This is a predicted structure of a 166-nucleotide RNA (Lysine riboswitch aptamer) from uncultured Acetatifactor sp.

RNA sequence: GAUAGAGGUUGCGUUUUUCAAGAGUACCUUUUUUGAUGCGUCAGGCGCAGGAGAGAAAAAGGGAAAGGGGCGGACGCCGAAAGGAGGGGCUUUCUGGGAGCCAGUCCUUGGGCAUGCGGUAAAGAACCGUAUGACUGUCAUCCGUGAGAACGGAUGGAGCGCUAUC
Numbered sequence: 001g002a003u004a005g006a007g008g009u010u011g012c013g014u015u016u017u018u019c020a021a022g023a024g025u026a027c028c029u030u031u032u033u034u035g036a037u038g039c040g041u042c043a044g045g046c047g048c049a050g051g052a053g054a055g056a057a058a059a060a061g062g063g064a065a066a067g068g069g070g071c072g073g074a075c076g077c078c079g080a081a082a083g084g085a086g087g088g089g090c091u092u093u094c095u096g097g098g099a100g101c102c103a104g105u106c107c108u109u110g111g112g113c114a115u116g117c118g119g120u121a122a123a124g125a126a127c128c129g130u131a132u133g134a135c136u137g138u139c140a141u142c143c144g145u146g147a148g149a150a151c152g153g154a155u156g157g158a159g160c161g162c163u164a165u166c
Base pairs, nucleotide, nucleotide: 001166002165003164004163005162008078011077012076013075014074015073016072018070019069027062028061029060030059031058032057033056034055037049038048039047040046041097042096043095044094045093081109082108083107084106085105088102089101090100091099092098110136111135113133114132115131116130117129118128119127120126138157139156140155141154142153143152144151145150
C1' cells in the first nucleotide's frame, strides 16, 4: 500500500406493508347572530376570495393529510452515519428573512443507553446538541494467574483507530 473482517440481534442508514397517534383537529356544507376583512410560511409588494356577506361565535351534519413514531419485510453498509460552518443549485407567488431538498469542502463524534438542560415537534413519542454516569468493543500501560495461548483487574487514548492475509 492492497484485500477481507469485527464492535450490536436495540450497530447505522434507505425503502416499504401495517398499526397507533396526529384528531373528531384542519377543512367542507347548512342554520342563526354580528358586519369587513381573510388566504397565499413572516414583512412589504402582488394575486385570489369577500355586503350575491369576509372573519368570528353557537348548533347540526360530514370529515382528512404531512412530518415524526412502534412491530415486521427488503436493501445498502461499519464514518456505517449524525451534527456544525460557510458557499452552490432547486422548491416555497416576487424581494428579503425563515423552512425544506440535493451534491460537494472543512471541523467534531468509537458505539448504544440513562438522566439533566436547550432546540425541533401536536406530544411524558422520537430526533438533534451538550454535560454527567455506568455499560460495551478496541488498543496501550501497569498489576496478578498461567509453561504458553490467554484470562482477570486498574488506568488511559481515539475510528486518519483495531484485527487478519498478501
Record summary
Of the family's consensus pairs, 100% are formed in the model. Lineage of the source: Bacteria > Bacillati > Bacillota > Clostridia > Acetatifactor. Its mean pLDDT, the model's own confidence on a scale to 100, is 83.